[in-house]
Two RNAs folded together computationally: RNase P RNA and transfer RNA, 438 nucleotides in total.
RNA sequence: GGAGUCGGUCAGGUAAUCGCUGCAGUUAUUUAAUUGCAGAGGAAAGUCCGGGCUCCUUCGGACAAGGCGCCAGGUAACGCCUGGGGGGUGUGAGCCCAUGGAAAGUGCCACAGAAAAUAGACCGCCGGCUUCGGUCGGUAAGGGUGAAAAGGUGCGGUAAGAGCGCACCGCGCGGCUGGUAACAGUCCGCGGCACGGUAAACCCCGCCUGGAGCAAGACCAAAUAGGGGAGCAGGGUGCAGCAAUGUGCCCGCCGCCGGUUCCGAGCGGGCUCCCGGGUAGGUUGCUAGAGGCGGCCGGUGACGGUCGUCCCAGAUGAAUGAUUACCCCAGACAGAACCCGGCUUAUUGCCGGCUGCGGCU
RNA sequence: GGGCCACUAGCUCAGGCGGUUAGAGCGCGGUCCUGAUAAGACCGAGGUCUGUGGUUCGAGUCCACAGUGGCCCACCA
Numbered sequence: 001g002g003a004g005u006c007g008g009u010c011a012g013g014u015a016a017u018c019g020c021u022g023c024a025g026u027u028a029u030u031u032a033a034u035u036g037c038a039g040a041g042g043a044a045a046g047u048c049c050g051g052g053c054u055c056c057u058u059c060g061g062a063c064a065a066g067g068c069g070c071c072a073g074g075u076a077a078c079g080c081c082u083g084g085g086g087g088g089u090g091u092g093a094g095c096c097c098a099u100g101g102a103a104a105g106u107g108c109c110a111c112a113g114a115a116a117a118u119a120g121a122c123c124g125c126c127g128g129c130u131u132c133g134g135u136c137g138g139u140a141a142g143g144g145u146g147a148a149a150a151g152g153u154g155c156g157g158u159a160a161g162a163g164c165g166c167a168c169c170g171c172g173c174g175g176c177u178g179g180u181a182a183c184a185g186u187c188c189g190c191g192g193c194a195c196g197g198u199a200a201a202c203c204c205c206g207c208c209u210g211g212a213g214c215a216a217g218a219c220c221a222a223a224u225a226g227g228g229g230a231g232c233a234g235g236g237u238g239c240a241g242c243a244a245u246g247u248g249c250c251c252g253c254c255g256c257c258g259g260u261u262c263c264g265a266g267c268g269g270g271c272u273c274c275c276g277g278g279u280a281g282g283u284u285g286c287u288a289g290a291g292g293c294g295g296c297c298g299g300u301g302a303c304g305g306u307c308g309u310c311c312c313a314g315a316u317g318a319a320u321g322a323u324u325a326c327c328c329c330a331g332a333c334a335g336a337a338c339c340c341g342g343c344u345u346a347u348u349g350c351c352g353g354c355u356g357c358g359g360c361u
Numbered sequence: 362g363g364g365c366c367a368c369u370a371g372c373u374c375a376g377g378c379g380g381u382u383a384g385a386g387c388g389c390g391g392u393c394c395u396g397a398u399a400a401g402a403c404c405g406a407g408g409u410c411u412g413u414g415g416u417u418c419g420a421g422u423c424c425a426c427a428g429u430g431g432c433c434c435a436c437c438a
Stems, first nucleotide, its partner, number of pairs: 001357001003355007012327007020039008041333001045344002048342005053213004057265001059264004063259001065209005070084005085099001086097004100204002105202002107198003122143002124139006151169006170193001171191005176185003217284004227275006234251007253269004277437003291310008328331001362434007371387004380418001389405005411427005
């Protein structure tokens, strides 16, 4: 110098004028006026995960259903993060991995190929028979097919071959050592090898999960027809009453746990759905929080502890804008709606660490 | 704001438990038939299966993320 890779950070600035929303003060009669202060994000987005909060009976068990999946830790929790193990990839810094189990069982492996998982004989090789065309048998070393062909190399052995035997390498099991563990070491012994792939196929093992969502929910006000239809589910008896009906008790039935399941507990007694009617107003939930910033301590780190300090949008026909001037590197993606922790996606500029390459000294 | 669903040819839809060249109807183009048109007969073209990754030997199909489009949800008795 240019390339790559990882991490951090900013999100045009200043001034003037006119406006908008909230809070506080003052004036005023409530409307309102005026002064001061504050006023979008790193993703506010997608709604892909996890929680807080609210309501529903968050009740217990069985069976389902769904999700997650190396190990240890962090956290309110997670499918997130940190550290480590293993595998893959890159010259490297680094990056990627839904990464438990295929010796519990089942299924699938198209085409090609002789054979696709209890192995198998198309060519070749070897042996027997032979009418010399073949036929019977042995053989997985060689050819060829395929994504994948049943350990590899060498020596021995054999009719030819073959873990058939042996050595080394690989593999599996057990022990030992190191590590909290995943796992590693290859130190010792055993086994000729029994174990192809696929679980983002069923499944097995372990862990987790009730549902709905601020249009949740609570309160006030206004208005209307507390109306109609369909489905499911009831009997006995006492009291009041002329009756309609109301009410108590018993048995049964139904509904509720969001899974058209079952059992138990508890609660309620009419329930569910459709059509129709009315209002479309206000308050609350609504922002002080797993909050921000800084210091110290513990930890490799995620993070935790402690001290100090700060208050930082809260709209609802929905505010945060417009115009002008100046400066610069000429401004990307994009706008809160109950609130947080993550992931993913979109996107501008700057800074730093590291890696390898080229040139010069 | 919240919840849910779909995406396959120009349009409307199939595609079983992943398998070889993804189909059907309408439409489009050509030929025949007719004096000519319609109807009819025959033939043909037309697909990055919304996109990007992953699992697998192999993906329209399984999984993840993104994109586009659509539907539903107020209160009172």
Rfam match: Bacterial RNase P class A. Rfam links the family to the GO terms tRNA processing, ribonuclease P activity and dimeric ribonuclease P complex.